[in-house]
Context: one part of a larger RNA
Molecule: large-subunit ribosomal RNA, domain IV
Organism: Clostridia bacterium
């Protein structure tokens, strides 16, 4: 000096990012047992008394009552919840980054929305074939939300989808107008002229021609989106209230300095001697908001934040000791 234990005088988290770590709590039997609740819980709430041995008494007995009696201690050793308040998060048992992350991520029941009529949709596979399924729309598949309570506003302009066919464009393909090459043959100004029939060969005009698109409607629990500016009330402030602009439509209840707040430690109350953290409020929401669900919410949670009791060597401020290692003499 480590590294593992053990014990402490007064205090008793002043430590610290943070009670990390350690004390503490612990059984069993009585007695109690709050708020909130989905009426099951909450609840071992919380909180308190008892606990050994020997006689008596009652009792089947279990054990209870009363009297003695030891001891520092009678759940005498092991072994064995720490509690409470408040708040955010997710309903909840679950599942997870095998080897830094267990959670507020995933999943869940439940809700919706779309697809699918059965050789079913989706999915695997160049195919057979197979899952789906020996199943049939109360069933199978996909996407989104995730219990439960109360709820889910407005916009279909744009994308997506889904119906529509009236016209608009439009592909293969049919179609073959027309030129073009070639010449038998005619012309005549006899040439590298000119026209040029059939054939072959080429060019490909009109015209028929689907879906799709364009078009016309629905659809948002489909992708998404939900404004500016100026005035205006007998103090001031504000602004029910008017103008005007722009939009498809201008954010509806509900919550709100929030897991969202920049300015910010906003300003007020709380709690503390002192609180960038925490509650409760307010609304100037930089840049909340309705299933990328919104606001409550009992119970759950090795979950995140703030507070208090207990209780401790965490610390004020550090000593002893044990047992091992290292180091030192030998």
């Nucleotide at each position: 000096g480590c590294a593992u234990u053990g014990u402490u005088a007064a205090g008793g988290a002043a430590c610290u990012c943070g009670g990390c770590a350690a004390a503490a709590u612990g059984a069993c039997u009585c007695c109690g047992u709050a708020a909130c609740u989905u009426c099951g819980g909450g609840a071992g709430a919380a909180g308190g008394a008892g606990u050994g041995c020997c006689a008596c008494u009652a009792g089947a007995g279990a054990u209870a009552g009363u009297g003695g009696u030891c001891g520092c201690a009678g759940a005498g050793a092991a072994a064995a919840g720490g509690c409470c308040c408040a708040a955010g998060c997710a309903a909840c048992u679950g599942u997870u980054u095998a080897g830094c992350a267990a959670a507020a991520a995933c999943a869940c029941a439940g809700g919706u929305c779309u697809c699918u009529g059965c050789u079913a949709a989706a999915c695997c596979g160049a195919a057979a074939g197979g899952u789906g399924a020996a199943g049939u729309a109360u069933a199978g598949g996909g996407g989104c939300u995730g219990a439960c309570g109360c709820c889910u506003g407005c916009c279909c302009g744009g994308u997506g989808c889904u119906g529509g066919a009236a016209g608009g464009u439009u592909a293969a393909a049919a179609g073959g107008a027309u030129g073009g090459g070639u010449u038998a043959g005619c012309g005549c100004u006899u040439g590298a002229c000119g026209c040029g029939a059939a054939g072959c060969u080429u060019u490909g005009a009109a015209u028929u021609g689907a879906a799709g698109c364009c078009c016309c409607a629905g659809u948002a629990a489909a992708c998404g989106g939900c404004g500016g500016c100026c005035g205006u009330a007998a103090c001031u402030a504000u602004a029910a209230c008017g103008g005007u602009c722009c939009u498809a439509a201008g954010g509806u209840a509900g919550c709100g300095a929030a897991a969202u707040u920049c300015c910010u430690u906003g300003u007020c109350g709380g709690g503390u001697a002192a609180g960038u953290u925490c509650c409760g409020a307010c609304c100037c929401g930089c840049a909340c908001g309705a299933a990328a669900g919104g606001c409550g919410u009992a119970a759950u949670g090795a979950u995140u934040u703030g507070g208090g009791c207990g209780c401790u060597g965490u610390c004020u401020c550090a000593a002893c000791a044990a047992u091992g290692c290292a180091c030192c003499c030998g």